The RNA shown here (transfer RNA) has 74 nucleotides and comes from Candidatus Karelsulcia muelleri.
RNAcentral holds the sequence, with entries from ENA.
It is recorded under the gene name tRNA-Thr.
The prediction has a mean pLDDT of 80.
It matches the Rfam family "tRNA". The family's RNA type in Rfam is transfer RNA.

RNA sequence: GCCGAUGUAGCUCAGUUGUAAGAGUACUUUCUUGGUAAGAAAGAGGUCACGGGUUAAACCCCCGUCAUUGGCUC
Repeated sequence: GCCGAUGUAGCUCAGUUGUAAGAGUACUUUCUUGGUAAGAAAGAGGUCACGGGUUAAACCCCCGUCAUUGGCUC
């Protein structure tokens, strides 16, 4: 330099157009308990990497940029 994949909650991931974005885990509060463990309930946490475009409607489709990662080449 060329080709591809990935980017969504602190972490690991789901969601591939349909109108208020989810799970597990972690975190906070409360309850149970002799108890720092374990169990239960509730809560908080997101500019969906960034910028444009298409659409009545975009996390989702298209283009560009950035980051990470895999392969190829002198």